The part of an RNA shown here (small-subunit ribosomal RNA, 5' domain) has 519 nucleotides and comes from an uncultured bacterium.
Its Rfam family is "Bacterial small subunit ribosomal RNA".
Model confidence (mean pLDDT): 84 of 100.
[in-house]
Context: one part of a larger RNA
């Protein structure tokens, strides 16, 4: 100079940032991922129409009773709106967090991929026939303490499974151009052969299914060349190195696996042992470089600890499953439940780091046709002087050089135009009135905010370090190697500009010193 800072002291306002660097330590409570009744078959509600148990104002009686508006249990019909626990779709691989691992195709750049794969989009070609068996929800039974589970019946589908039609697809044979890098790859919509397909929904505007070509987008994988320390770490390696065959993958390969050869790697530093997430960036410095990677932007990795597949275009999946181990909870002791490196919040550690706020209005993300629902992303308030940058605490006049202070050579000097007094003026701040833009017709969390405007009063708003020399700035008194100071040289033992107080002066200002790191 610089900081995600922390400590003293002291603190007026705004405006943009920042705010667990320590225990990848435990976690209470809330909320962070839903959506779609335009796929499906039930349910429930409402509104209508009928029957109708029961009450019953009232009329009426021969006093037995009949009539009878109205309330209306139940219970059965048809339409339409709405809800919604399951089936079923699409998202729950993204967006948010951490930095523990990791010295490695992890990253950072530069190629390749004739070795690959992309849901939804976007543009083109074709197609949407015709069946079928189930199974949840529901019922009825049984088991558990719960969590749940299990027989048994019924039942729909954009769920499931056959049939049919497919070519430009995908294998195999084969004919003929082209092309490259060995294996190939491309094109003649080249012949022949065998294989693969769908669903329907509405408000009749659409929406979607299916099979295929191209594009886009996202990804996979492989190479060159970069990436800290340490030789007091010199030798490492058996799927090891290779090669035939196969399996497996969306794909290449010792990725895996049977047989086969004995390779490969190193003083150009292997292995091992320590540290560490890279990188745009950041800070510093004239540059060269050095030191860091906190915010925000990219990739990578984890998600209570190790392992594991499933699903599915993609995960070996933070708020998905299995299983193991800690460690917490319930329990009727058999046997369940749980995972804040998500916002917020609690204990702890620690010098140290914040609100159990509003809002989905905007930007956006996911479901839907839509209405709209979800969105701790995200806008936003809130809390810290925790940083940058702005304001402000008055201005102009005032000499009796008041007074108080401190000094003195007692004459007098300094504070000092500084105060008082006189005259103005209102930025913050408070006070009243008015009021946005951010939103496309409607919609504003922020917010009666930002910003104007009016009246009012100099009122409410200055400390902190330091004065020996480096280093800007001196006196007087205490103390007397003592209490003490100190970055560094060094002060202090009796006049101390060096300590400790006052006067007084320098710096620098909502800050000003200390520490601590880096340059």
């Nucleotide at each position: 100079g610089a900081u995600g800072a922390a400590c003293g002291c002291u603190g007026g306002c705004g405006g943009c940032g920042u705010g667990c660097u320590u225990a990848a330590c435990a976690c209470a409570u809330g909320c962070a991922a839903g959506u779609c009744g335009a796929a499906c078959g039930g349910g429930g509600u409402a509104c209508c129409c009928c029957c109708a148990a029961a009450g019953g104002a009232g009329u009426u009686u021969u006093c037995g009773g009949a009539c009878a508006a109205c309330u209306g249990c139940g219970g059965g019909g048809a339409a339409u709106a709405c809800c919604u626990a399951g089936u079923g779709g699409c998202g729950g691989a993204c967006g948010g967090g951490u930095g523990a691992g990791u010295a490695a195709c992890g990253c950072g750049u530069g190629a390749g991929u004739a070795a690959c794969c992309u849901g939804c989009c976007u543009u083109g070609g074709a197609g949407u026939g015709g069946g079928g068996a189930a199974u949840a929800a529901c019922a009825g039974a049984u088991g558990g303490a719960a969590a749940c589970a299990u027989c048994u019946g019924c039942u729909a589908a954009u769920a499931c499974c056959g049939c049919a039609u497919g070519a430009a697809g995908c294998a195999g044979u084969u004919g003929g151009g082209a092309g490259a890098c060995a294996u190939c790859u491309c094109c003649c919509u080249g012949a022949c052969u065998g294989c693969c397909a769908a669903a329907g929904a509405u408000u009749u505007a659409u929406c979607g299914c299916u099979c295929u070509g191209a594009g886009a987008u996202g990804g996979g994988c492989u190479c060159g060349c970069g990436u800290c320390u340490g030789a007091u770490u010199a030798g490492c390696u058996g799927g090891u190195u290779g090669g035939c065959g196969g399996g497996g993958u969306a794909a290449c390969g010792g990725c895996c696996c049977a047989c086969c050869a004995a390779g490969g790697c190193g003083a150009c530093g292997a292995u091992c042992a320590g540290u560490a997430g890279c990188c745009g960036g950041c800070u510093u410095g004239a540059g060269a470089g050095a030191g860091c990677g906190g915010a925000c932007g990219g990739c990578c990795a984890c998600a209570u600890u190790g392992g594991g597949a499933c699903u599915g275009a993609u995960a070996c999946a933070c708020g998905g499953c299995c299983c193991a181990g800690a460690c917490u909870c319930c329990u009727g002791c058999g046997g369940g439940a749980g995972g804040c490196a998500g916002c917020a919040g609690u204990g702890g550690g620690g010098a140290a780091u914040a609100u159990u706020g509003c809002a989905c209005a905007a930007u956006g993300g996911g479901g839907g046709g839509a209405a709209c629902c979800c969105u701790g992303a995200u806008g936003c308030a809130g809390c810290a002087a925790u940083g940058c940058c702005g304001c402000g605490u008055g201005g102009g006049u005032g000499a009796a050089g008041a007074a108080g202070u401190a000094c003195c050579c007692c004459g007098g000097u300094a504070u000092g135009u500084a105060a008082a007094g006189c005259c103005c003026u209102a930025u913050c701040a408070g006070c009243a009135g008015g009021g946005a833009a951010g939103a496309a017709a409607a919609u504003g969390a922020c917010g009666g905010u930002a910003c104007c405007u009016g009246a009012c009063u100099a009122a409410g708003a200055a400390g902190c370090c330091c004065c020996g020399g480096c280093u800007a700035a001196c006196u007087a008194c205490g103390u007397g190697c003592c209490a003490g100071c100190a970055g560094c040289c060094g002060c202090g033992g009796u006049a101390a500009u060096a300590c400790g107080u006052a006067g007084g002066g320098g710096g620098u200002g909502a800050g000003c010193g200390u520490u601590a790191u880096c340059c």